A computed fold for a 74-nucleotide RNA from an Oligoflexia bacterium, annotated as transfer RNA. It matches the Rfam family "tRNA". Rfam's curators write: Transfer RNA (tRNA) molecules are approximately 80 nucleotides in length.
């Protein structure tokens, strides 16, 4: 120089053919439970879904461009 994949909570992922509330797990943070702690069990907090345009009635999902980070090819 080409090419492919990957980006969604702090961290590790899900998310169907675009469609009516953006979710699990784990952490954290309250409470229960215990002579405590740990487990273990209820509840909560936390995101403009990588920037940035475009298509649409509607975009985490569709195009485009860039930014990172894996790999292949030269």
């Nucleotide at each position: 120089g080409g090419g492919a994949c990957u980006a969604u909570a702090g961290c590790u992922c899900a998310g169907u053919u675009g469609g009516u509330u953006a979710g699990a797990g784990c952490u954290c943070c309250c409470g229960g439970c215990u002579c405590a702690u740990a487990a273990c069990c209820g509840g909560g907090u936390g995101g403009u879904c990588g920037a940035a345009a475009g298509u649409u009635c509607g975009a985490g999902c569709c195009u485009u461009u860039c930014u990172a980070g894996u790999c292949c090819c030269a």